[in-house]
Context: one part of a larger RNA
RNA sequence: GGGUAGUUAAGGAACUCGGCAAAUUGACCCCGUAACUUCGGGAUAAGGGGUGGUGCGCAAGCACCCGCAGUGAAAAGGUCCAGGCGACUGUUUAUCAAAAGCACAGGUCUCUGCUAAAUCGUAAGAUGACGUAUAGGGGCUGACACCUGCCCGGUGCCGGAAGGUUAAGAGGAGAAGUGCAAGCUUUGAAUUGAAGCCCCGGUAAACGGCGGCCGUAACAAUAACGGUCCUAAGGUAGCGAAAUUCCUUGUCGGGUAAGUUCCGACCCGCACGAAUGGUGUAACGAUCUGGACACUGUCUCAACUGCCCGCCCG
Numbered sequence: 001g002g003g004u005a006g007u008u009a010a011g012g013a014a015c016u017c018g019g020c021a022a023a024u025u026g027a028c029c030c031c032g033u034a035a036c037u038u039c040g041g042g043a044u045a046a047g048g049g050g051u052g053g054u055g056c057g058c059a060a061g062c063a064c065c066c067g068c069a070g071u072g073a074a075a076a077g078g079u080c081c082a083g084g085c086g087a088c089u090g091u092u093u094a095u096c097a098a099a100a101g102c103a104c105a106g107g108u109c110u111c112u113g114c115u116a117a118a119u120c121g122u123a124a125g126a127u128g129a130c131g132u133a134u135a136g137g138g139g140c141u142g143a144c145a146c147c148u149g150c151c152c153g154g155u156g157c158c159g160g161a162a163g164g165u166u167a168a169g170a171g172g173a174g175a176a177g178u179g180c181a182a183g184c185u186u187u188g189a190a191u192u193g194a195a196g197c198c199c200c201g202g203u204a205a206a207c208g209g210c211g212g213c214c215g216u217a218a219c220a221a222u223a224a225c226g227g228u229c230c231u232a233a234g235g236u237a238g239c240g241a242a243a244u245u246c247c248u249u250g251u252c253g254g255g256u257a258a259g260u261u262c263c264g265a266c267c268c269g270c271a272c273g274a275a276u277g278g279u280g281u282a283a284c285g286a287u288c289u290g291g292a293c294a295c296u297g298u299c300u301c302a303a304c305u306g307c308c309c310g311c312c313c314g
Stems, first nucleotide, its partner, number of pairs: 001309008010300002014298001019295001027051005036041001038143001052065005066070001078293007085285002090102002106141007118127003144280004149210003154207002156203005163198003169192002174187005211229005238272001239269001250266005
């Protein structure tokens, strides 16, 4: 000097990106326990009190005794408030990421009538399934509650006994070559001719999309209102400086002595928005964010001790 284990006056997060680490709490019994809630929970909520031995007694209990201390050592939740995300238990980058990612029950769309669809295989065959639409495959969403608006112009998918286009094939008017000829060999118009495409419809919990300019109210400001252009249709409900807000530390309020974070509002949404789901939500989370109490060597500011290592002397 380092590692590791422990103790510390006064203060108690002033440390720090951040209470990281450490400390606090801890067992059992009794009392007591809020908001909220899907009425199950939340909950060991929170917050209090007790705990040894001897004698007597059925017990309740009473009396006495010891210690600083009685779950006498060890082992054994810190708690609360608010918000984001994800309902939950689960699962994942074996070896830097455990999460808000994946999965999930539930929802919905779509395919499939059985030699099913789908998948593997050249095939035989197999899985699906010794199942049969309350079944099986695929896509999206992701408990629950309230909901899920408008657009089918483009792309996709589905439907359509007409029409247009259209291959091989069918067809054979003709034409050419050759031959004395019969013929043979070529070439070949009309006509006919499937799917597909064009065309006509449907379909968005299919891929996707969801405007601009100008004017207007008896101060000013604003614009319920009007005009006009464009579109397939011009963003509904709800939410909103948000895991989304550039300007931005927006503005106001709360919390602090002081708050680019946080919470509640406002709405001017650069560039939210409804199963690429929207908004809420009890419970849950080694999740993320902000705050409070308790507690502490994190710190003010360092000191000491045990063990181990390094170094020096012998």
The part of an RNA shown here (large-subunit ribosomal RNA, domain IV) has 314 nucleotides and comes from a metagenome. Rfam family: Bacterial large subunit ribosomal RNA. On this family, see Yusupov et al., Science 2001: "Crystal structure of the ribosome at 5.5 A resolution". Model confidence (mean pLDDT): 89 of 100.